Source information:
A computed fold for a 71-nucleotide RNA from a Candidatus Amesiibacteriota bacterium, annotated as transfer RNA. NCBI's taxonomy places the organism under Bacteria, Bacteria candidate phyla, Candidatus Amesiibacteriota. RNAcentral holds the sequence, with entries from ENA. It matches the Rfam family "tRNA". The coordinates come from a structure-prediction model, not an experiment, and the mean pLDDT is 83.
RNA sequence: GCGGCUAUGGUUCAUCGGUAGAACACGUUCUUGCCAAGAAUGAGAGACGGGUUCGAUUCCCGUUAGCCGCU
Numbered sequence: 001g002c003g004g005c006u007a008u009g010g011u012u013c014a015u016c017g018g019u020a021g022a023a024c025a026c027g028u029u030c031u032u033g034c035c036a037a038g039a040a041u042g043a044g045a046g047a048c049g050g051g052u053u054c055g056a057u058u059c060c061c062g063u064u065a066g067c068c069g070c071u
Base pairs, nucleotide, nucleotide: 001070002069003068004067005066006065007064010024011023012022013021018054026042027041028040029039030038047063048062049061050060051059
């Protein structure tokens, strides 16, 4: 320098154009004499900038970061 893959709550992962979900973690409450375990409930996320579309996490382009391969 070229090509490919990845980027979503604090963490690990879903979601193939129509309200972004789950598990763990966290807050509150309940259960227990206390802790743990359990139950209920709540907050919290689409890397960045454009384009296409009635509508984009999703499709297209570019940028950034990481990983892999080639030279």